[in-house]
Predicted 3D model of a 132-nucleotide RNA (FMN riboswitch aptamer (RFN element)) from Megasphaera elsdenii DSM 20460.

């Protein structure tokens, strides 16, 4: 180094200052953030993961259906956003510029407050066994 099993730990950031208003970190100027793998270093290429929605070979329920539920699965189910110009062998990823995105609830309409979350989880690291 390598393959493979137990297991431990970690694993998201961010409205300053101001306007209207009874009330808004939710509107309006402004300001401000960016999970993991990959790949020339990415919120916007490819994928994952998370909410959320949708569904069943899956729970409830019924004599058998209809119906209902999202705990349990869902590789083979859905859902967000970039362009121009520079350098280079190689960049939608590096440097100029200008732009654009961003779950559910709950409250004056929120990426940013509160909440579910001392949850879960891509994954990253690490410790021990095995085995060739």
């Nucleotide at each position: 180094a390598u393959a493979u099993a137990u297991c431990u730990u970690c694993a998201g950031g961010g409205c300053a200052g101001g306007g209207u208003g009874a009330a808004a970190u939710u509107c309006c100027c402004g300001a401000u953030c960016g999970g993991c793998g990959g790949u020339a270093u990415a919120g916007u290429c490819c994928g994952c993961g998370a909410a959320c929605g949708c569904u069943a070979c899956g729970g409830c329920g019924u004599a058998g259906g209809a119906g209902c539920c999202a705990c349990u699965g869902g590789c083979u189910c859905g859902u967000g956003a970039u362009u121009u110009g520079g350098u280079g062998c190689a960049a939608u990823u590096c440097c100029a510029a200008a732009a654009c995105c961003g779950a559910c609830a709950g409250u004056a309409u929120a990426g940013u407050c509160u909440g579910g979350a001392u949850g879960g989880a891509a994954g990253a690291a690490g410790a021990u066994g095995u085995g060739g």